[in-house]
Context: one part of a larger RNA
RNA sequence: GAACGAACGCUGGCGGAGUGCUUAAUACAUGCAAGUCGAGCGAGAAAGCAUUCUUCGGAGUGUGAGUAGAGCGGCGAACGGGUGAGUAACACGUAAGCAACCUGCCCUUAAAUCUGGAAUAACCUUGCUAACGCGGGGCUAAUGCCGGAUGUGAUCAGUUUUCUUCAUGGAUUUCUGAUUAAAGGUGACCUCUAUUUAUAAGUUACUGUUUAGGGAUGGGCUUGCGUACCAUUAGUUUGUUGGUAGGGUAACGGCCUACCAAGACUACGAUGGUUAGCCGACCUGAGAGGGUGAUCGGCCACAUUGGGACUGAGAUACGGCCCAGACUCCUACGGGAGGCAGCAGUAGGGAAUUUUGCGCAAUGGACGAAAGUCUGACGCAGCAACUCCGCGUGAGGGAUGAAUGUCUUCGGAUUGUAAACCUCUGUUGAUAGGGAAGAAAAGGCUCAUGGCUAAUAUCCAUAGGCUCUGACGGUACCUGUCUAGAAAGCUCCGGCUAACUACGUGCCAGCAGCCGCGGUAAUACGUAGGGAGCAAGCGUUGUUC
Numbered sequence: 001g002a003a004c005g006a007a008c009g010c011u012g013g014c015g016g017a018g019u020g021c022u023u024a025a026u027a028c029a030u031g032c033a034a035g036u037c038g039a040g041c042g043a044g045a046a047a048g049c050a051u052u053c054u055u056c057g058g059a060g061u062g063u064g065a066g067u068a069g070a071g072c073g074g075c076g077a078a079c080g081g082g083u084g085a086g087u088a089a090c091a092c093g094u095a096a097g098c099a100a101c102c103u104g105c106c107c108u109u110a111a112a113u114c115u116g117g118a119a120u121a122a123c124c125u126u127g128c129u130a131a132c133g134c135g136g137g138g139c140u141a142a143u144g145c146c147g148g149a150u151g152u153g154a155u156c157a158g159u160u161u162u163c164u165u166c167a168u169g170g171a172u173u174u175c176u177g178a179u180u181a182a183a184g185g186u187g188a189c190c191u192c193u194a195u196u197u198a199u200a201a202g203u204u205a206c207u208g209u210u211u212a213g214g215g216a217u218g219g220g221c222u223u224g225c226g227u228a229c230c231a232u233u234a235g236u237u238u239g240u241u242g243g244u245a246g247g248g249u250a251a252c253g254g255c256c257u258a259c260c261a262a263g264a265c266u267a268c269g270a271u272g273g274u275u276a277g278c279c280g281a282c283c284u285g286a287g288a289g290g291g292u293g294a295u296c297g298g299c300c301a302c303a304u305u306g307g308g309a310c311u312g313a314g315a316u317a318c319g320g321c322c323c324a325g326a327c328u329c330c331u332a333c334g335g336g337a338g339g340c341a342g343c344a345g346u347a348g349g350g351a352a353u354u355u356u357g358c359g360c361a362a363u364g365g366a367c368g369a370a371a372g373u374c375u376g377a378c379g380c381a382g383c384a385a386c387u388c389c390g391c392g393u394g395a396g397g398g399a400u401g402a403a404u405g406u407c408u409u410c411g412g413a414u415u416g417u418a419a420a421c422c423u424c425u426g427u428u429g430a431u432a433g434g435g436a437a438g439a440a441a442a443g444g445c446u447c448a449u450g451g452c453u454a455a456u457a458u459c460c461a462u463a464g465g466c467u468c469u470g471a472c473g474g475u476a477c478c479u480g481u482c483u484a485g486a487a488a489g490c491u492c493c494g495g496c497u498a499a500c501u502a503c504g505u506g507c508c509a510g511c512a513g514c515c516g517c518g519g520u521a522a523u524a525c526g527u528a529g530g531g532a533g534c535a536a537g538c539g540u541u542g543u544u545c
Stems, first nucleotide, its partner, number of pairs: 001545004006541005013391006019384002021349001026347003030344003035075003040072002048063006082302003092226007101219002106215008114148004123138006153180006162171003184207006193200003228274003235265003240262008277299004281292004304325005327338004355381001357380003363377001364375004394424004405414003428486001429482006438472001443467004448462004489534005494515003500529005510517002
């Protein structure tokens, strides 16, 4: 000199863009943060309103409504969001490999979607319990569950052909045998078939389901190189190192087990200890380098502590389950409930870090055919000079060089064009009026063309027209009117280092980054006048270069 997620002191007008618990991975009141689908399924209220009857107590019917709220089932909940405790490691970065692997939804190709069955929740009824909840009996559905058929294929076993790789091997082909699938739903129509009305068992469109191949995406595993400090850590290791056989996994492998051998690592630093998430990047520097790893992006790890599996394409799962520990809460003492390192917020710790806000309008995500629902992701607003950038606090004229203050050699000098005064301007501000972009899709209505089709239905695709949707926000911005009115401080002035005099004090009080200053004329302490520097900031402290 530069920088900061900064803090402290004094001061403080506005706007834009960013940033905001670095400490206790401490404990958490309250609300919200993951749901959705009736075009998978069976069932299904109430209030209110209308009306009828009435013994005036009430009862019935319709509507509300196939709505609400539950239940079975599917998909999602493994994403998104948080934190950095652990980890010195194939965790991360980079470059390769897998002939040793998996991949829901999506795209594409081929072939199918036939025929049966038994249950169970909801519901009804009944019992136990303080509660959480848990049973018994009865009924019922499905794209829930379980059989049978078929086998384009796939897998396995045997057989056979061709090509090929760096090795184990890989790809391809003929035949035989064994094993192995599925689920329906919605809309429309009457050409065929059946009843002859319009409907489905018929036809058709869309969608779903099953098997298999390919792709894309996402992951898994292996390896080379790089990746902090300590030798006042020198030896370490027994599933340890390798082999055979088996098990296990999506997959290779001591990953696991049995047996066999005695190996493996190490001064090119093993083992042990300490510290630490890694990187893109950020800060500094001419560079080399040094430091950092906040915000944003990629990867990893974790979710009260430790352990475990289940479900699933995917988890060993933050707002799932089980066990154990600590803690908090409820309890009828038998037993139960909980997990903010999600967004706000509270207590505590601390020098120190924000609102228990608005909205799904946009972008993105989940579900859904869609309308749409959900979304503390996100978009916005609020708070904070915390950082950066921009603007303002007026401009021009104005000498009797007024007054005041200060100094004085008492002549004057300085404050100082500064003020007063005159003429302007209106950024900002106040007030009145107008007023956005961010919105285009999807959807709805209409119309045209093409496709499927028996069809001018329906559906699908494309093009045109109209319509609908804004949290921010009556915000940004624009125009009119009004007044110089409402807006300057902080540090320093001995040298380094830009800027000096007076008074007070008298090695005292004090200053100080270094040198140093102060003991009676202190440009170094304190105050005043003057001056210098920066400026809505200025200084101090801390840290890094």
Molecule: small-subunit ribosomal RNA, 5' domain
Organism: metagenome